[in-house]
Source information:
Predicted 3D model of a 78-nucleotide RNA (c-di-GMP-I riboswitch aptamer) from Novosphingobium sp. Chol11. The source organism's lineage runs through Bacteria, Pseudomonadati, Pseudomonadota, Alphaproteobacteria and Novosphingobium.
RNA sequence: UCCCGACAAAGGCAAACCGAUGGUGACAUCGGGACGCAAAGUUUCCGGCCUUGCUUGCAAGGUAGCGGGGCCGCCGAA
Numbered sequence: 001u002c003c004c005g006a007c008a009a010a011g012g013c014a015a016a017c018c019g020a021u022g023g024u025g026a027c028a029u030c031g032g033g034a035c036g037c038a039a040a041g042u043u044u045c046c047g048g049c050c051u052u053g054c055u056u057g058c059a060a061g062g063u064a065g066c067g068g069g070g071c072c073g074c075c076g077a078a
Base pairs, nucleotide, nucleotide: 004076005075012037013036017032018031019030020029021028022027035065041071042070043069045068046067047066048063049062050061051060052059053058054057
């Protein structure tokens, strides 16, 4: 350094739900709240699912906590 992931250490993130706001919508942001997460950091490149539009097979959007891939990364037991 790489693989790997502990009854280790220091930490981190934050599901459902509730409130407010934005959006046609999927959903997002902020606050509360913790189901969980070793990348639950980041990125729509690929697939899936969801939404909208129309000329019905295309376009636009969402989901990164659906899966795969790319990039960066804490610690160091077996």

The coordinates come from a structure-prediction model, not an experiment, and the mean pLDDT is 89.
Rfam family: c-di-GMP-I riboswitch aptamer. Gene Ontology term of the family: cyclic-di-GMP binding.